[in-house]
Context: one part of a larger RNA
RNA sequence: UUGGGCUUAAAGCGCCCGUAGCUGGCUGAUGCCGUCUCGCGUGAAAUAUUGGCGCCCAACGUCAAUGCGUGCGCGGGAUACCCAUCGGCUAGGGAGUGGGUUGGGUUAGGAGUACUUAUAGGGGAGGGGCUAAAUCCUAUAAUCCUAUAAGGACUAACAGUGGCGAAGGCGCCUGACCAGAACACAUCCGACAGUGAGGGACGAAGGCUAGGAGAACGAAUCGGAUCAGAUACCCGAGUAGCCCUAGCAGUAAAUGAUGCAGACUCUGGUGUUGCAAACAUCUUGAAUGUUUGCAGUACCGUAGCGUAAGCGUUAAGUCUGCCGCCUGGGGAGUACGGACGCAAGUUUGAAACUU
Numbered sequence: 001u002u003g004g005g006c007u008u009a010a011a012g013c014g015c016c017c018g019u020a021g022c023u024g025g026c027u028g029a030u031g032c033c034g035u036c037u038c039g040c041g042u043g044a045a046a047u048a049u050u051g052g053c054g055c056c057c058a059a060c061g062u063c064a065a066u067g068c069g070u071g072c073g074c075g076g077g078a079u080a081c082c083c084a085u086c087g088g089c090u091a092g093g094g095a096g097u098g099g100g101u102u103g104g105g106u107u108a109g110g111a112g113u114a115c116u117u118a119u120a121g122g123g124g125a126g127g128g129g130c131u132a133a134a135u136c137c138u139a140u141a142a143u144c145c146u147a148u149a150a151g152g153a154c155u156a157a158c159a160g161u162g163g164c165g166a167a168g169g170c171g172c173c174u175g176a177c178c179a180g181a182a183c184a185c186a187u188c189c190g191a192c193a194g195u196g197a198g199g200g201a202c203g204a205a206g207g208c209u210a211g212g213a214g215a216a217c218g219a220a221u222c223g224g225a226u227c228a229g230a231u232a233c234c235c236g237a238g239u240a241g242c243c244c245u246a247g248c249a250g251u252a253a254a255u256g257a258u259g260c261a262g263a264c265u266c267u268g269g270u271g272u273u274g275c276a277a278a279c280a281u282c283u284u285g286a287a288u289g290u291u292u293g294c295a296g297u298a299c300c301g302u303a304g305c306g307u308a309a310g311c312g313u314u315a316a317g318u319c320u321g322c323c324g325c326c327u328g329g330g331g332a333g334u335a336c337g338g339a340c341g342c343a344a345g346u347u348u349g350a351a352a353c354u355u
Base pairs, nucleotide, nucleotide: 003327004326005325006324007309008308012323014202016200017199021195022194023193025089026088027087028086029085030084031083034081035078036077037076038075039074040073041072042071048066049065050064051063052062053061054060092192093189094188095187096185097184098183101180104178105177106176107175108174109173110172111155112154115151116150117149118148119147120146121145122144126137127136163170164169207248208247209246210245211244212243217241221237222236223235224234259322260321261320262319263318264317268300269299270298271297272296273295274294275293276292277291278290279289280288281287282285304311305310328355329354330353337348338347339346340345
């Protein structure tokens, strides 16, 4: 609970696609469902108002008239808006063309340094590690130097409050395939749109199933230290995992703690990225510089907003459409039930009681 809200107090679904629903551009004609208007009918009684009458008066009772009954039904009319049907248009949307752009995705091939191991040679006593040490490695020759080979993972510098992607996320090089946005043009379609309950796809890390691979790192575990203790921080090892293939799972401080879309707000300034246009310069180049437009990304800031911090044309300003969510703290994201899952668990989600 017809209210007020959702950056930080409770509250924006992790993110997108999309069904129903809700909402929807300019214009003409017709209809008239909604809407508006007129008439008629109906709209119990009591209650209410006014007047009369009856109880000595009053309250009260009773009679009449009026009003209320905000509505419904039938019939006539109006057509601005809404709706329906038939047309037209191009500013939204979509398609197209052009040259650029991008760590966007999938997949195949290749490269590089480092690391570890092995082998061979050199060398001959320490090496590691720490605040200090010890465990540990080492005369079966370590550490160190050189050469060769193998292996798995990763991709320094460039690297940038730079780029791309719906989000998660994405960074060596090359190819193939798939996809996107911006800019410019204004060729085509002609409102085809916005949002989106249910539903579906994707979704870091960690986890699970099966099969591989296993260099480095490294939960668990085992040692060595520290300490009163030390199930830790530090050191030496080290399994799962991290990697690949095929599936499951579906959560994060999944954050901009800010849902998506559109419009407006002459108060803007400073960087930077992409595209386009104009101008200038010369070493005429796929050159450089300046200015402008559009789109993105940051910082500062006017009005306005805000409890404040702050936000501020990328709004948390002013409005519109649609969805989600909140309603004191704890109990509790628990119990029970349902759905999903191999499990772990996820999702939906209370109450008693307490304060």
The part of an RNA shown here (small-subunit ribosomal RNA, central domain) has 355 nucleotides and comes from a Microcaldota archaeon. The coordinates come from a structure-prediction model, not an experiment, and the mean pLDDT is 86. NCBI's taxonomy places the organism under Archaea, Nanobdellati, Microcaldota.